Context: one part of a larger RNA
RNA sequence: UGACGGGGACCCGCACAAGCAGUGGAGCAUGUGGCUCAAUUCGAGGCAACGCGAAGAACCUUACCUGGGCUUGACAUCUGGGGAAUUCUUUGGAAACAGAGAAGUGCCUUCGGGAGCCCCAAGACAGGUGCUGCAUGGCUGUCGUCAGCUCGUGUCGUGAGAUGUUGGGUUAAGUCCCGCAACGAGCGCAACCCCUGUCCUUAGUUGCCAGCGGGUAAUGCCGGGAACUCUAAGGAGACUGCCUGUAAAAAGCAGGAGGAAGGUGGGGAUGACGUCAAGUCAUCAUGGCUCUUACGUCCAGGGCUGCACACGUGCUACAAUGGCCGGUACAAAGGGUCGCGAUGCCGCAAGGUGGAGCCAAUCCCAAAAAACCGGUCUCAGUUCGGAUUGAAGUCUGCAACCCGACUUCAUGAAGUUGGAAUUGCUAGUAAUCGCGGAUCAGCAUGCCGCGGUGAAUACGUUCCCGGGUCUUGUACA
Numbered sequence: 001u002g003a004c005g006g007g008g009a010c011c012c013g014c015a016c017a018a019g020c021a022g023u024g025g026a027g028c029a030u031g032u033g034g035c036u037c038a039a040u041u042c043g044a045g046g047c048a049a050c051g052c053g054a055a056g057a058a059c060c061u062u063a064c065c066u067g068g069g070c071u072u073g074a075c076a077u078c079u080g081g082g083g084a085a086u087u088c089u090u091u092g093g094a095a096a097c098a099g100a101g102a103a104g105u106g107c108c109u110u111c112g113g114g115a116g117c118c119c120c121a122a123g124a125c126a127g128g129u130g131c132u133g134c135a136u137g138g139c140u141g142u143c144g145u146c147a148g149c150u151c152g153u154g155u156c157g158u159g160a161g162a163u164g165u166u167g168g169g170u171u172a173a174g175u176c177c178c179g180c181a182a183c184g185a186g187c188g189c190a191a192c193c194c195c196u197g198u199c200c201u202u203a204g205u206u207g208c209c210a211g212c213g214g215g216u217a218a219u220g221c222c223g224g225g226a227a228c229u230c231u232a233a234g235g236a237g238a239c240u241g242c243c244u245g246u247a248a249a250a251a252g253c254a255g256g257a258g259g260a261a262g263g264u265g266g267g268g269a270u271g272a273c274g275u276c277a278a279g280u281c282a283u284c285a286u287g288g289c290u291c292u293u294a295c296g297u298c299c300a301g302g303g304c305u306g307c308a309c310a311c312g313u314g315c316u317a318c319a320a321u322g323g324c325c326g327g328u329a330c331a332a333a334g335g336g337u338c339g340c341g342a343u344g345c346c347g348c349a350a351g352g353u354g355g356a357g358c359c360a361a362u363c364c365c366a367a368a369a370a371a372c373c374g375g376u377c378u379c380a381g382u383u384c385g386g387a388u389u390g391a392a393g394u395c396u397g398c399a400a401c402c403c404g405a406c407u408u409c410a411u412g413a414a415g416u417u418g419g420a421a422u423u424g425c426u427a428g429u430a431a432u433c434g435c436g437g438a439u440c441a442g443c444a445u446g447c448c449g450c451g452g453u454g455a456a457u458a459c460g461u462u463c464c465c466g467g468g469u470c471u472u473g474u475a476c477a
Base pairs, nucleotide, nucleotide: 001477002476003474004473005472007471008470009469010468011467012466013465015461016460019425020424021423022422023421026316027315028314029313030312031311032310033309034307035306042053043052064302065301066300067299068298069297070296073125077124078123079121080120081119082118083117086103087102088101089100090099091098092097107114108113127291128290130289131288132287136285137284138280139279140278141276143274148187149186150185151184152183153182154163155162156161167178168177169176193268194267195266196265198236199235200234201233202232203231204230208225209224212223213222214221239262242256243255244254245253246252318418322377323376324375325374326373327372334365335364336363339358340357344353345352346351384415389410390409391408392407393406394405395404431453432452433451434450435449436448437447
């Protein structure tokens, strides 16, 4: 100087407390361990691995296994020789591949040849998702959006180092004020950026419709309008600016006015010096090591989906604040030409048929759902719950046996609110309800977004956990 303490003081955080909803019990989905297996590819391991890499494992992907092939190679550059490229047919075969036949003769040219592509040969070389993340770059997680981490000069100390950065207040903040052997400065904080909340200006189609006219069974449907909503560009607005009190005549704090908004308005992006030899050699790059008729490469099939069991994360429930049936409303944000696909018709339905319109503020996906109105069920393992299984189908795709999703009929399991323990959340939040998107042929209870309805509680900081500052002890570094 640090680190540590079941030392002290002060302070903060959904850390506790106060509340609400869960997890832990059930069934299923998914990840992991374990076991099994020819293989169940690899990585991730307290917080910070475990719906994680994977924003989509039937083939492909694919790295694994079994079997069948190749050896200058699936891919790159160079040399020599041949052939246009390319297309089609056919034999063997699971395919890869091997063999045979036919069509085809292009472009540039100084007429020597050349470019591109294919085949053959030889060797330089290719290739490796093989090892080492404890050789590395890059990227990332975490402490933590915590308020810290440092430097120059000066001063003090033999020195390590100290001071500044400590102290008194204050703040979300090393934020600001005052004091002070310090005076300044940098990286962080804040602000500058984006979204959202109010108003104004400009603009007015594909969006809008107040007033005027026309028209319809009805609809901005038409003429028209530029007010309103909205769209999207520019601006205004909030600064403790004003008032009162308080404080130290400070920084600030408490209350008030005005205001759409008040003291960081709400949300996002933004992550200091560093820590964990944290994670990643399987995104990529890369040193070293290693394989080279194989640890490379092509193909078919299988596996990654196995199942006594254990754990994590979720979904659906156990019902009446509910289930079912009928009727009737109200979103936002997105996506669409290899696409979205309307009206109509067929089917109980999944879906089929058909193809209007739309490169989309124009058309489509598109029905929002919870809610509301009416009816029914009457507390039951039920008209709760839907697992499992049987049968029949639909769709995608070369192909749904291993191993897809969905529909209909039948079947109707566990489950009556969950032990010890444990998680999230402080407001448009939790809870609850649906909608969209990426990936994607198909496949979502996951992920990323969007809106609808919309709470309860916070006395307080003694205690648990994590963190910050000062101080103290130490046989630790």

Predicted 3D model of a 477-nucleotide part of an RNA (small-subunit ribosomal RNA, 3' major domain) from a metagenome.
Its mean pLDDT, the model's own confidence on a scale to 100, is 86.